Transfer RNA from a Candidatus Latescibacterota bacterium, 75 nucleotides, folded computationally. It matches the Rfam family "tRNA". Rfam's curators write: Transfer RNA (tRNA) molecules are approximately 80 nucleotides in length. The family's RNA type in Rfam is transfer RNA.
[in-house]
């Protein structure tokens, strides 16, 4: 310095290609049941402004520009 891949809930992921219904899934965590108590198991909640910022557009996790964080290749 050039090229590519990630960044969405504590974690681990999906959605994104083709913009449009409330953002979801598992594991984690709070409550209740259940059990002498405890695990497991059932049922119920909470928790994200989708890495920052502009921009298009009625409408942006999803397009488009710049930046920042990890990784990988190449010089």
């Nucleotide at each position: 310095c050039g090229g590519g891949g990630c960044g969405u809930a504590g974690c681990g992921c999906a959605g994104a290609c083709c913009g449009g219904u409330u953002a979801g899934c598992g594991c984690g965590c709070g409550g209740c049941g259940u059990u002498c108590g405890g695990g497991a198991c059932g049922c119920u909640g909470a928790g994200g402004u989708c890495g920052a910022g502009a921009g298009u557009u009625c409408a942006a996790a999803u397009c488009u520009c710049u930046c920042c964080g990890c990784c990988c290749c190449g010089a």

Model confidence (mean pLDDT): 84 of 100.